[in-house]
RNA sequence: GUGCCCAUAGCUUAGUGGUAAAGCUCCGGUUUGUGGUACCGGCGACGAGAGUUCAAUUCUCUCUGGGCGCC
Numbered sequence: 001g002u003g004c005c006c007a008u009a010g011c012u013u014a015g016u017g018g019u020a021a022a023g024c025u026c027c028g029g030u031u032u033g034u035g036g037u038a039c040c041g042g043c044g045a046c047g048a049g050a051g052u053u054c055a056a057u058u059c060u061c062u063c064u065g066g067g068c069g070c071c
Stems, first nucleotide, its partner, number of pairs: 001070007010024004018054001026042005047063005
């Protein structure tokens, strides 16, 4: 230089046009002499910008960051 892939919660992942889901973590409650375990509830996220669309995490373009291959 060139081609491809990835970016969703603090972490690991679902979700591929129509109200963003779960596990672990964190917070509160019940239980316990205390802690842990168990059970119940809660907080918290679509990398940035633009386009298409009635509607975009999803499709298109650019940028940013990361990964792989070729030269």
This is a predicted structure of a 71-nucleotide RNA (transfer RNA) from a Candidatus Wolfebacteria bacterium. It was read from a public genome assembly. It matches the Rfam family "tRNA". Rfam classes the family as a transfer RNA. Taxonomically the source falls in Candidatus Wolfeibacteriota (Bacteria, Bacteria candidate phyla).